About this RNA: This is a predicted structure of a 350-nucleotide part of an RNA (small-subunit ribosomal RNA, central domain) from an uncultured prokaryote. Its mean pLDDT, the model's own confidence on a scale to 100, is 85.
[in-house]
Context: one part of a larger RNA
Formats: sequence, structure tokens, C1' cells
RNA sequence: CUGGGCGUAAAGCGCGCGUAGGCGGUAUGUAUAGUUAGAGGUGAAAGGCCUGGGCUCAACCUAGGAACUGCCUUUAAUACUGACAUACUAGAGUCCGGGAGAGGGUAGCGGAAUUCCAAGUGUAGAGGUGAAAUUCGUAGAUAUUAGGAGGAACACCGGUGGCGAAGGCGACCACCUGGACCGGUACUGACGCUAAGGCGCGAAAGCGUGGGGAGCAAACAGGAUUAGAUACCCUGGUAGUCCACGCCGUAAACGAUGUGUGCUAGCCGUUGGGAAACCUAGUUUUUCAGUGGCGCAGCUAACGCAUUAAGCACACCCGCCUGGGGAGUACGGUCGCAAGAUUAAAACUC
Repeated sequence: CUGGGCGUAAAGCGCGCGUAGGCGGUAUGUAUAGUUAGAGGUGAAAGGCCUGGGCUCAACCUAGGAACUGCCUUUAAUACUGACAUACUAGAGUCCGGGAGAGGGUAGCGGAAUUCCAAGUGUAGAGGUGAAAUUCGUAGAUAUUAGGAGGAACACCGGUGGCGAAGGCGACCACCUGGACCGGUACUGACGCUAAGGCGCGAAAGCGUGGGGAGCAAACAGGAUUAGAUACCCUGGUAGUCCACGCCGUAAACGAUGUGUGCUAGCCGUUGGGAAACCUAGUUUUUCAGUGGCGCAGCUAACGCAUUAAGCACACCCGCCUGGGGAGUACGGUCGCAAGAUUAAAACUC
């Protein structure tokens, strides 16, 4: 270097945008760079290989051949790849008309509930548990009635429903704003795919500054349980959870399945559009895009996957794996306020 792999055995970066690079649609032409063929030159000798020869053999020595798979020059070919030129529309994008959606941001606003405050009624219990106790209550609790304050989350609808690249997104209304889908086929004319570095986004927890703080609740305290109980259960309770700005950059960040394209039996749902037929309220059929359940071929070690592939094109591009432990650790670098993150060994051992 080739060869094997990555759903669960080791292995898909958490996700996107995008630079270099790699790969790239149809037709014609030009030159012939790659490519292919012929010829010439060169590819020192020795060594190695083959066939002989000489030392009695061998080692050793020696002759010839092949080889030296390469490079250069030249002649020719022009299918393929590349270059250049011209043209095209099936890829990609723009435009026009639509409907769907918890997609994102900002401001406003609503009801239920919990807690608290002040008041009325009212009296001895209330809480809590397997059972209790800590706890609250005659300074009037619990319960109940009307009133007020404040914070957080949005019951029903709600759905293997929807949207988003992922993380994720759920009351209502307004404004700003991204993307996808369907139909039309007016326009551009390969503008494409992937993507090392790079840049951005990125749950929860955590960190900094300033607010906020109802409920919940690490830590902590107490009560129980227990042989013990630094727990599970109970009563409290602080960070935090919430907001603004700035960090962190990790998760079983999962479909444990990278992205894009084409092809390959069916059946049953469901979401958003379109088309057609009919008795036009609606039903049926069909089509595009999404999302589920089964299932054939094929694949798979099996489980299973199966048009949303884990099948086929042994496709293109990127990432990653190479026995277990040591170890995702040490050291060094980079980043970070820190916590730490990232990159990433070896000795030794089985």
C1' cells in the first nucleotide's frame, strides 16, 4: 500500500453552514494533457534469475541470455477522463398562485390551581404514614366565604398528530421572521454533491453580574424505618429551577443507523396539498410530499431491516474502528473565570 468493517460485537463527529480538496448531467467541435498502440534511445558494471563453462565437487570464478516492469523522443488512435469553445434542459435554482404547521424572536394579555396577606363564619383538632412521630393549632389552625398580592406552568383539545438541521417547540392575540410542501411551467443554464481545516447553533446541570422567587427542591436539619440507614417514607428547607446579558460545549445529544442520488413485490392506516369520475352536501379512484403498522425478494452471526433499507448500483464524498485492562487517563498543546472540555499516549498486565 492492498485487503475487512461501523443498528445491537470495536467503530457515524450532537447538528448545520461552508473553504481547500475529491467526485460530477446531455450534445457537437478543436487540440491531444492523461490514456492506448508501434518505433527509436536510455535504463553502467557488479549482484540476483535462467542456460552453459573452469577449479576432482561445492563455495568461488567465468561466458551468454532474459530481466531491469522506469524515463525521454517520435509516429499514430481519439472511445473514455481532463482542457477549451459553442449549444441544451432531465440536476440545481429563480418566478407566479395556493393551503398547513407547539418553526424562531419581541411586546401584550387570560383563566384554573398552589402559596401568602388582611377580614368574616366557626371550634378543637389538623398534617402525615404501612403504622407513627417531627410539624402546625385556643396568640383560634384545618374547613369554608368573598377580597388582595406574587411567581411559575399552560388541564381539556392532544393524536405511533404537526413543525424544526439537531438541541428542541404546546393558553390566547398582535407585529417581525426562517424553512418545507402542492400546483403552474414564465426564466437562468450544471450554477451540482460532499466536505479536512474554519465558522455558527447546541438539552440538563454548572459558572459570572444584576433582578426575581409562588410551587418544587440537590445540600442541610429533624422525625421514622433498620442490626446499622450518611438511603428509600415523612416534616421542614438553601442553592437552583424563572428573567436579562455573558460563559460553558457536554448527554443513552439514540433511529445507538453520516450526507446526497437512482433503482427494486405488495397490503392496511394517518397528516398536508393536487387531479379525475360520479348521483356534485359527499363518496370513490389516483398522484406528490411527510409519518406509522405488517410483509416478499434481497441482506444479516442472529435478532431483525425490508421503497423512511440494515436490499441493489461491490456507486461518490466525509468521519470513525483494529483484543481486554491501564485510559478517554498522564504529559504537552488549545479553549475556559472555574468546574472542566478537547486533542491524546506509554510502561506494565491478562
The RNAcentral record of the full RNA draws on ENA.